[in-house]
RNA sequence: CAUCCAGAGGGGUGGAGGGACUGGCCCGUAGAAACCCCGGCAACCGCCAAGAGCACUCGUGCUCGAGGGAGGUGCCAAUUCCAGCAGGCGAUCAGCCUGGGAGAUG
Numbered sequence: 001c002a003u004c005c006a007g008a009g010g011g012g013u014g015g016a017g018g019g020a021c022u023g024g025c026c027c028g029u030a031g032a033a034a035c036c037c038c039g040g041c042a043a044c045c046g047c048c049a050a051g052a053g054c055a056c057u058c059g060u061g062c063u064c065g066a067g068g069g070a071g072g073u074g075c076c077a078a079u080u081c082c083a084g085c086a087g088g089c090g091a092u093c094a095g096c097c098u099g100g101g102a103g104a105u106g
Base pairs, nucleotide, nucleotide: 001106002105003104004103009038010037011036012035013034017027018026019025021084022083023082024081039076040075041074044072045071047068048067051064052063053062054061055060056059080102085099086098087097088096089095
């Protein structure tokens, strides 16, 4: 700096936790975390590339790039599970909206 309302799980080992934190609410002995194997999702980076633009020494250089593919990451309960701070709508509640913060990934 960009994205975070889409998408995608089986097996083995293991044996009580997990969903970042706090509160809530969930998931879990019909097997949590973690590790391994296989599978999958997606397309940030990298790769290929129709084509477009710019420069000049005129056949090269630079930039962008539809699309493809899946090498490097990441991910595969619930919107980042919801909220947390500020403002707004509403009637003060419920509920909702906008922005911020925190976090995750690149």